[in-house]
RNA sequence: GUCGGCGUAGCUCAGUUGGCAGAGCAGCUGACUUGUAAUCAGCAGGUCGCGAGUUCGAUUCUCGCCGCCGGCU
Numbered sequence: 001g002u003c004g005g006c007g008u009a010g011c012u013c014a015g016u017u018g019g020c021a022g023a024g025c026a027g028c029u030g031a032c033u034u035g036u037a038a039u040c041a042g043c044a045g046g047u048c049g050c051g052a053g054u055u056c057g058a059u060u061c062u063c064g065c066c067g068c069c070g071g072c073u
Base pairs, nucleotide, nucleotide: 001072002071003070004069005068006067007066010025011024012023013022019056027043028042029041030040031039049065050064051063052062053061
């Protein structure tokens, strides 16, 4: 240089014929316990990498850019 994949909660990841943003772990509160852990109940946490386009409506489709990983040269 070129081709492909990935980017969603603090972490690991789901989520598409375009229509409410989710799970597990971690965190916080409470219950239980002599206390801790475990367990149980609840709560909080997101500009869905950035920008633009299409659309009534975009995490999802299109284009550009950025970052990471890999193939080829």